[in-house]
Context: one part of a larger RNA
RNA sequence: UUGGGUGUAAAGGGCGUGUAGGCGGUGCGCUAAGUCGAGUGUGAAAUCCCUUGGCUCAACCAAGGAACUGCGCUCGAAACUGGCGUGCUUGAGUGUCGGAGAGGUAAGCGGAAUUCCCGGUGUAACAGUGAAAUGUGUAGAUAUCGGGAGGAACACCAGUGGCGAAGGCGGCUUACUGGACGACCACUGACGCUGAAACGCGAGAGCUUGGGGAGCAAACAGGAUUAGAUACCCUGGUAGUCCAAGCCGUAAACGAUGUGCACUAGGUGUCGGUCCCUCUGGGAUCGGUGCCGCAGUUAACACAUUAAGUGCACCACCUGGGGAGUACGGUCGCAAGACUGAAACUC
Numbered sequence: 001u002u003g004g005g006u007g008u009a010a011a012g013g014g015c016g017u018g019u020a021g022g023c024g025g026u027g028c029g030c031u032a033a034g035u036c037g038a039g040u041g042u043g044a045a046a047u048c049c050c051u052u053g054g055c056u057c058a059a060c061c062a063a064g065g066a067a068c069u070g071c072g073c074u075c076g077a078a079a080c081u082g083g084c085g086u087g088c089u090u091g092a093g094u095g096u097c098g099g100a101g102a103g104g105u106a107a108g109c110g111g112a113a114u115u116c117c118c119g120g121u122g123u124a125a126c127a128g129u130g131a132a133a134u135g136u137g138u139a140g141a142u143a144u145c146g147g148g149a150g151g152a153a154c155a156c157c158a159g160u161g162g163c164g165a166a167g168g169c170g171g172c173u174u175a176c177u178g179g180a181c182g183a184c185c186a187c188u189g190a191c192g193c194u195g196a197a198a199c200g201c202g203a204g205a206g207c208u209u210g211g212g213g214a215g216c217a218a219a220c221a222g223g224a225u226u227a228g229a230u231a232c233c234c235u236g237g238u239a240g241u242c243c244a245a246g247c248c249g250u251a252a253a254c255g256a257u258g259u260g261c262a263c264u265a266g267g268u269g270u271c272g273g274u275c276c277c278u279c280u281g282g283g284a285u286c287g288g289u290g291c292c293g294c295a296g297u298u299a300a301c302a303c304a305u306u307a308a309g310u311g312c313a314c315c316a317c318c319u320g321g322g323g324a325g326u327a328c329g330g331u332c333g334c335a336a337g338a339c340u341g342a343a344a345c346u347c
Base pairs, nucleotide, nucleotide: 003319004318005317006316007301008300012315014201015200016199017198021194022193023192025088026087027086028085029084030083031082033081034080035077036076037075038074039073040072041071042070049065050064051063052062053061054060091191092188093187094186095184096183097182098181103177104176105175106174107173108172109171110154115149116148117147118146119145120144121143125136126135162169163168206247207246208245209244210243211242215241216240220236221235222234223233258314259313260312261311262310263309266292267291268290269289270288271287272286273285274284275283276282277281296303297302320347321346322345329340330339331338332337
């Protein structure tokens, strides 16, 4: 192990595409595999159960009956599941029109700021801190004006605002390109849901090769602080941060809440579309995104039509703490390591 669970107690896979499998709307007809009924054969004996009987009773034993919940065959039923055929349109998809968006990829462009370089003005300080010092500066710094170089990031707009499956995405323009939404209700006619495996995507750090390097900054050096200070603070500073190509595949990858569908009071913001009205506005409706709140749920906190409520389908995962996400083996990786993943022992 039946079972009960997975927001915070152990437990939702980081996310998607999708194979097998599981599950699957509605009408009619056929079928009869599942299903149901009847009959029949078989289902050894013993055991169990019932009724008698034998040991003085009982245990025990004997006889008869029932039963053996199963399987085979024959006949039958046709509601449900399955199969075959033929329809349907509400699920799903397509079409036409429309608007929204930091969705993705590539190229080009822009301004502010930091740093550095050149030149002008100018003179003794600047920088930094709790206070200082290290540091920079009379070889002319800081400040200020003009010119130039280069890299990275895009102030305001900016919003519990938008987009994306997730990671994530924010200056402007162009090209290519994905998805969602609304209106019409024209077309297809169940084409659907989920999804072990597999494949793809996957922040940051890290790795390989080649570029790049302004600012920032692990390591490192120095100055402080301190009993010490391998830190917090300060002055510097290399990998790295950036680009191209290729690895890695992790995370508090979080809503700590798997995906899909249906049903179950409301109120109030906001984003996108459509429609209506008495049009600085109000209302209806579809789709997102927040807050508050009833029933219900919950150990409580809280959740509450964006459910953690009520149900169905499928997947993943949990089963006391430590040992341990360790050891061993295997697969993957250049490595770092990742994935899979115990036991002894102990409480």